[in-house]
RNA sequence: CGAGGUGGCACAGGCGACCGCCUGCCUUCUUUGGCAGGAGGAAAGUCCGGGCUUCACAGGGCAGGGUGCUGGGUAACGCCCAGUGGCGAAAGCCAAGGAAAGUGCCACAGAAAACAAACCGCCUCACCUUGUGUGGGGCAAGGGUGAAACUGUGGGGUAAGAGCCCACAUGCAUUGCAGGUGACUGCUGUGCAGGUAAACCCCACCCGAAGCAAGACCAAGCAGGGGGUGAGUUGCCCGCUCGAUACCCCCGGGUCGGGUCGCUCGAAGGUUGUGGUAACACAGCCUCUAGAUGAAUGGUCGCCACCUCGCUAGACAGCGAGGAACAGAACCCGGCUUAUGUGUUACCUCGACCU
RNA sequence: GUGGGUGUAGCUCAACAGGUUAGAGCACUGGGUUGUGGCCCCAGAGGCUGUGGGUUCGAGUCCCAUCACUCACCCCA
Numbered sequence: 001c002g003a004g005g006u007g008g009c010a011c012a013g014g015c016g017a018c019c020g021c022c023u024g025c026c027u028u029c030u031u032u033g034g035c036a037g038g039a040g041g042a043a044a045g046u047c048c049g050g051g052c053u054u055c056a057c058a059g060g061g062c063a064g065g066g067u068g069c070u071g072g073g074u075a076a077c078g079c080c081c082a083g084u085g086g087c088g089a090a091a092g093c094c095a096a097g098g099a100a101a102g103u104g105c106c107a108c109a110g111a112a113a114a115c116a117a118a119c120c121g122c123c124u125c126a127c128c129u130u131g132u133g134u135g136g137g138g139c140a141a142g143g144g145u146g147a148a149a150c151u152g153u154g155g156g157g158u159a160a161g162a163g164c165c166c167a168c169a170u171g172c173a174u175u176g177c178a179g180g181u182g183a184c185u186g187c188u189g190u191g192c193a194g195g196u197a198a199a200c201c202c203c204a205c206c207c208g209a210a211g212c213a214a215g216a217c218c219a220a221g222c223a224g225g226g227g228g229u230g231a232g233u234u235g236c237c238c239g240c241u242c243g244a245u246a247c248c249c250c251c252g253g254g255u256c257g258g259g260u261c262g263c264u265c266g267a268a269g270g271u272u273g274u275g276g277u278a279a280c281a282c283a284g285c286c287u288c289u290a291g292a293u294g295a296a297u298g299g300u301c302g303c304c305a306c307c308u309c310g311c312u313a314g315a316c317a318g319c320g321a322g323g324a325a326c327a328g329a330a331c332c333c334g335g336c337u338u339a340u341g342u343g344u345u346a347c348c349u350c351g352a353c354c355u
Numbered sequence: 356g357u358g359g360g361u362g363u364a365g366c367u368c369a370a371c372a373g374g375u376u377a378g379a380g381c382a383c384u385g386g387g388u389u390g391u392g393g394c395c396c397c398a399g400a401g402g403c404u405g406u407g408g409g410u411u412c413g414a415g416u417c418c419c420a421u422c423a424c425u426c427a428c429c430c431c432a
Stems, first nucleotide, its partner, number of pairs: 001351011013304007021038006040326001044337002047335005052211004059238004064207005069083005084096001085094003097202002102200002104196003119143002121139007128131001151169006170193005176187004215261004225251004230242003252431003268287008306323007356428007365381004374412001383399005405421005
């Protein structure tokens, strides 16, 4: 200098004019007019966690679901911060408890896929047909198969061999000592050695359920009848409450598919200080920031700013044309994930050149 | 909006607790049979299991993310 990767941060064009839409307030009281406010970093996916509301305010057991190194933060979490371990050359990444409780599975190939076993092979014994022979016994080093072969290398040992023995190394478990809150690390000794728990399972911890179409109130309309059955906000049992024209399920009928509340001030945001490595917490001060319900938040023009292309031109620059992403609140928050334009910043990898 | 469900050949469905090359019927193509067509008989083609990652020796199946489609909801009560 070029190419690529990972992470963080900022913005989401600005100003003016005109025409519209939604909400609130004032005015006009038939019309209208004025002022103020009016999408996002993800409002999205609905993947988690809470607030809120309702249901005998939910008692016990089983089943079911979720999470999974350690410590902390938080209303809570599967989120965040800090650390440990593993992987990687590094930036970085990791669903990272237990395979030494038990069960299951490991296709094909291969002798054997897990209390072992033997195709070729090695050693030994016997026999006679003396051979590339047959049979018995021992072995698992080597060959071969496979994703994976009872840990690997070296030595001893042996008829031949083998963790059979020894030393070193890898992994796991563990006694003792030291450090750390802890995961864990270091030293030392002992024992063990296939994988799979995003297979069943075991261990630890957590979970009542449903959801603003929750729920409360007002108004209108219709049609109740038949059948089944006890019902009580996921399953089963016990317990508890209510009930026998009830409740629930199926069929049937009704509606300009109505209106008001819930509905936006909240674990809110900004800033300063203190504590903490940090996430975050506490204290002071300041700010108010959408509430629609077929669903508003938009359109046109002009100038400036950004990007691309073409022409003039040595360059600066000028002129012309085009572009500007993802997407859009719907009870509200905290996260995660996914989609996406531009700028900026930190770090890493590779290549070329120079020193 | 909320809560469920489903994606495999053109269509409708299979695939035991993960195992070799994902099957079947209809439809399609070619041939046979027939005077011709259909029925029938024989043969064939057609799939990277919606998409992208991960776990595993191995994924249609298990896990995560994403995309598309689809069902239910009020009153009488």
Predicted 3D model of RNase P RNA and transfer RNA as a complex of 432 nucleotides. Rfam match: Bacterial RNase P class A. About the family: Ribonuclease P (RNase P) is a ubiquitous endoribonuclease, found in archaea, bacteria and eukarya as well as chloroplasts and mitochondria. It is annotated as a ribozyme. Its family is annotated with ribonuclease P activity, dimeric ribonuclease P complex and tRNA processing in the Gene Ontology. Its mean pLDDT, the model's own confidence on a scale to 100, is 76.